[in-house]
Context: one part of a larger RNA
Molecule: small-subunit ribosomal RNA, 3' major domain
Organism: uncultured bacterium
RNA sequence: UGACGGGGGCCCGCACAAGCGGUGGAGCAUGUGGUUUAAUUCGACGCAACGCGAAGAACCUUACCUGGGCUUGAACUGUUUGGGCUAUUUCCAGAAACGGAGAGUUCCCUUCGGGGACCCAAGCAGAGGUGCUGCAUGGCUGUCGUCAGCUCGUGUCGUGAGAUGUUGGGUUAAGUCCCGCAACGAGCGCAACCCUCGUCCUGUGUUGCCAUUUUGGGACUCACAGGAGACCGCCAGCGAUAAGUUGGAGGAAGGUGGGGACGACGUCAAGUCAUCAUGGCCUUUAUGUCCAGGGCUACACACGUGCUACAAUGGGCGGUACAACGGGUCGCGAAGCCGCGAGGCGGAGCUAAUCCCUAAAAACCGUCCUCAGUUCGGAUUGCAGGCUGCAACUCGCCUGCAUGAAGCUGGAAUCGCUAGUAAUGGCGUAUCAGAAUGACGCCGUGAAUACGUUCCCGGGCCUUGCACU
Numbered sequence: 001u002g003a004c005g006g007g008g009g010c011c012c013g014c015a016c017a018a019g020c021g022g023u024g025g026a027g028c029a030u031g032u033g034g035u036u037u038a039a040u041u042c043g044a045c046g047c048a049a050c051g052c053g054a055a056g057a058a059c060c061u062u063a064c065c066u067g068g069g070c071u072u073g074a075a076c077u078g079u080u081u082g083g084g085c086u087a088u089u090u091c092c093a094g095a096a097a098c099g100g101a102g103a104g105u106u107c108c109c110u111u112c113g114g115g116g117a118c119c120c121a122a123g124c125a126g127a128g129g130u131g132c133u134g135c136a137u138g139g140c141u142g143u144c145g146u147c148a149g150c151u152c153g154u155g156u157c158g159u160g161a162g163a164u165g166u167u168g169g170g171u172u173a174a175g176u177c178c179c180g181c182a183a184c185g186a187g188c189g190c191a192a193c194c195c196u197c198g199u200c201c202u203g204u205g206u207u208g209c210c211a212u213u214u215u216g217g218g219a220c221u222c223a224c225a226g227g228a229g230a231c232c233g234c235c236a237g238c239g240a241u242a243a244g245u246u247g248g249a250g251g252a253a254g255g256u257g258g259g260g261a262c263g264a265c266g267u268c269a270a271g272u273c274a275u276c277a278u279g280g281c282c283u284u285u286a287u288g289u290c291c292a293g294g295g296c297u298a299c300a301c302a303c304g305u306g307c308u309a310c311a312a313u314g315g316g317c318g319g320u321a322c323a324a325c326g327g328g329u330c331g332c333g334a335a336g337c338c339g340c341g342a343g344g345c346g347g348a349g350c351u352a353a354u355c356c357c358u359a360a361a362a363a364c365c366g367u368c369c370u371c372a373g374u375u376c377g378g379a380u381u382g383c384a385g386g387c388u389g390c391a392a393c394u395c396g397c398c399u400g401c402a403u404g405a406a407g408c409u410g411g412a413a414u415c416g417c418u419a420g421u422a423a424u425g426g427c428g429u430a431u432c433a434g435a436a437u438g439a440c441g442c443c444g445u446g447a448a449u450a451c452g453u454u455c456c457c458g459g460g461c462c463u464u465g466c467a468c469u
Stems, first nucleotide, its partner, number of pairs: 002468001004465002007463007015453002019417005026308008034299002042053002064294007076126009088103005107116003128283002131281003137277002139272003142268001144266001149188006155164003168179003194260004199228007209217002231254001234248005310410001314369006326357003331350002336345003376407001381402007423445007
């Protein structure tokens, strides 16, 4: 100087408290451990691994296993020699790859010798490796933490390590600002500049809006662009006449207006050699590569994350409303018809403010159920179907009929959330042939509580002790 203390002081954070809803009990989904297996590929392990890499494992993916093949190789560069074009296609054997036998007959230049592109064979130098090392690395990322800190130049003090500045009095979300001061300045951070939502004005006006049989209109909603607006600016109190703070007015918005992007010096030899790149090591008829099938989907069990419930603030049936974000030509697919339904036929329109996906659902109105393992709950299983796709056995999703399990609010413990938030209801998208209870977004309905900082956890500043540095 730091680090640490079951030392002290000050302060902050859904940290506690006050509330609301969960998890932990049940069934199922999913990830992990373990076990099993020929293989159940690999990585991630307190917070900060465990619906994580994976925005989607039937084949492919795929890295794993078994079996069958290849060895200049599946892809690529250069080079030597020899031969030939290619593309396309048929047959045989086979699980395919591979192998065997055919058909086919042609690109450019040419001095007609040949040369070039491409293919085949034989060789050479490379190749290839999701093999090892993240404790050799780059890059990227997590975390402390959007916490308010981390430093430098000159000066001064100290033999020196260092100190000062950065401490102090106030204040702030903030090392934010003010005042003081042997310090004076500066940098990286904070804030602002950026995007978005909320109000108004101006301009523009189709595919949007209004009207209409048609010809139209620019008021409004909306869309796009440009501006205005918020600054403790005004008033009052407090304060040190400061910074600021409390209340009020006006205002769509008030003290950072809400949200986002943005992450200082560093810490954890944190994570990643399997995105990629890369040093070293290892491998080279195999640790490379092609193919078929299997596996990653196993199942006594344990844990994490979720979904659905246990019901009457509910369930069933009928009727009637109101969205937003998005996506669509290898696509979205309307009307109409068929089917109880999944779906099928159909093919209008749409390269989309035009057409389609698109029905929003909770809500509201009416009616049945009357507290029961039930008209709750839907697991499981049987049968019959539909869709995608070469192909749904291992191992997809959906529908109908039947079946109708556990479960009557969950021990110790534990999680999230302070407002358009929690809770609750549906909708969309990426990935994607198909395959979400996950992820990322969108809109509807819409709370309760915060006395306070004693305590738990984490953090910041000052100070003190110290057997650590």